[in-house]
Context: one part of a larger RNA
Molecule: small-subunit ribosomal RNA, central domain
Organism: uncultured prokaryote
RNA sequence: CUGGGCGUAAAGCGCGCGUAGGCGGAUUGUUAAGUCUCAUGUGAAAGCCCUGGGCUCAACCUGGGAAUGCAUUUGAAACUGGGUAACUAGAGUAUGUUAGAGGGAGAUGGAAUUUCCGGUGUAGCGGUGAAAUGCGUAGAUAUCGGAAGGAACACCAGUGGCGAAGGCGAUUUCCUGGACCACCACUGACGCUGAUGCGCGAAAGCAUGGGGAGCAAACAGGAUUAGAUACCCUGGUAGUCCACGCCCUAAACGAUGGAUACUUUGUGCCGCGGGUCGACCCCUGCGGUGCAGGAGCUAACGCAUUAAGUAUCCCGCCUGGGGAGUACGGUCGCAAGGCUGAAACUC
Numbered sequence: 001c002u003g004g005g006c007g008u009a010a011a012g013c014g015c016g017c018g019u020a021g022g023c024g025g026a027u028u029g030u031u032a033a034g035u036c037u038c039a040u041g042u043g044a045a046a047g048c049c050c051u052g053g054g055c056u057c058a059a060c061c062u063g064g065g066a067a068u069g070c071a072u073u074u075g076a077a078a079c080u081g082g083g084u085a086a087c088u089a090g091a092g093u094a095u096g097u098u099a100g101a102g103g104g105a106g107a108u109g110g111a112a113u114u115u116c117c118g119g120u121g122u123a124g125c126g127g128u129g130a131a132a133u134g135c136g137u138a139g140a141u142a143u144c145g146g147a148a149g150g151a152a153c154a155c156c157a158g159u160g161g162c163g164a165a166g167g168c169g170a171u172u173u174c175c176u177g178g179a180c181c182a183c184c185a186c187u188g189a190c191g192c193u194g195a196u197g198c199g200c201g202a203a204a205g206c207a208u209g210g211g212g213a214g215c216a217a218a219c220a221g222g223a224u225u226a227g228a229u230a231c232c233c234u235g236g237u238a239g240u241c242c243a244c245g246c247c248c249u250a251a252a253c254g255a256u257g258g259a260u261a262c263u264u265u266g267u268g269c270c271g272c273g274g275g276u277c278g279a280c281c282c283c284u285g286c287g288g289u290g291c292a293g294g295a296g297c298u299a300a301c302g303c304a305u306u307a308a309g310u311a312u313c314c315c316g317c318c319u320g321g322g323g324a325g326u327a328c329g330g331u332c333g334c335a336a337g338g339c340u341g342a343a344a345c346u347c
Base pairs, nucleotide, nucleotide: 004318005317006316007301008300012315014200015199016198017197021193022192023191025087027085030082031081033080034079035076036075039072040071041070042069049065050064051063052062053061054060090190091187092186093185095182096181098179102176103175104174105173106172107171108170109153114148115147116146117145118144119143120142124135125134161168162167205246206245208243209242210241214240215239219235220234221233222232257314258313259312260311261310262309265292266291267290268289269288270287271286272285273284274283275282296303297302320347321346322345329340330339331338332337
């Protein structure tokens, strides 16, 4: 390199945008770069290959032929490419509607926890398997009224919705992205993928300044225990929250890259539309989201129109276990560390 693979055995980048590149719908006529073809030259000899001959055969020797290629040249025009004209099925735009925790900023609300103030009230409260530490006669717990402050938004809530992924859930205002459906008006291949690159990216962590109710790494104490640097209990600081800036990792999972086409059925849910329709019901189309199951596939489990089926295009990745996602180097980062990423040795 060919070949074989990537749900669970090694292997799909966490996700997107997009450059180069690769690949690309249907028609007309053109060109002749790729492609096919005629001819010429070259491709030293020997060797290899084919076919004859000579040593009794063979090895060996020897005659002839063939051989990928390269250059020039004659033609062909189906396919690929180039340029041309025209097309609408891909893609996009317009118009009209719809659903939605999609994103950002602001304002507002009630329940609850905690603390503080005041009233009532008296000896316990709290906690556990049982206890103790702890709180309480300086009046706690309980209960009523008031105030402060922070964080999260019960019910609705649903294999419900939205988003590329991470993710998104009180109400409301403003700004804003995307999607479906109907219509079939417009553009006319404008498409798919995407090395490098750029952006987004849970939690934890970092930096500066705020904030701090509850929870709670670390830490302290009480228990348990042979011990208990734990599980249980009482406390409790970073942190959790906000602003601005970093970090860039996850079992970032559907452990399943993206796009397109085709392929037996049944049954739910969500959005929109059509049919008899005011509504329900029923039938049906498109888009999304589940379940069961057939062919086919699979080592099996299972997947099965949301494929892991049948095909095409593009990207990423894998090549025995350990050593090791380590060392070294490079690069990014304030740091923590990230990305890239071996070998010796060993089984």